Molecule: transfer RNA
Organism: uncultured Aestuariivirga sp.
């Protein structure tokens, strides 16, 4: 300098209209107990601006990670 990426504790979705899933954690049902199974709950858009009625999404800058 060029390219890719940054979303929940972890791994990942969501290409302008209420941010979801799996695992983890917590509670419950079940079980003599544990585990499994099932039901429910908590919890996140790297940061600062711009465009827009509305931005995780589009644009600019910046920080971090990876590749060349």
């Nucleotide at each position: 300098c060029g390219g890719a990426g940054g979303u929940a504790g972890c791994u990942c979705a969501a290409u302008g209209g209420c941010a979801g899933a799996g695992c983890c954690g917590c509670g419950g049902u079940u079980u003599u107990c544990c585990a499994c199974a099932c039901c429910g709950c908590u919890g996140a858009c790297g940061c600062g601006g711009g465009u827009u009625c509305g931005a995780u999404u589009c644009c600019c800058g910046u920080c971090c990670u990876c590749c060349g």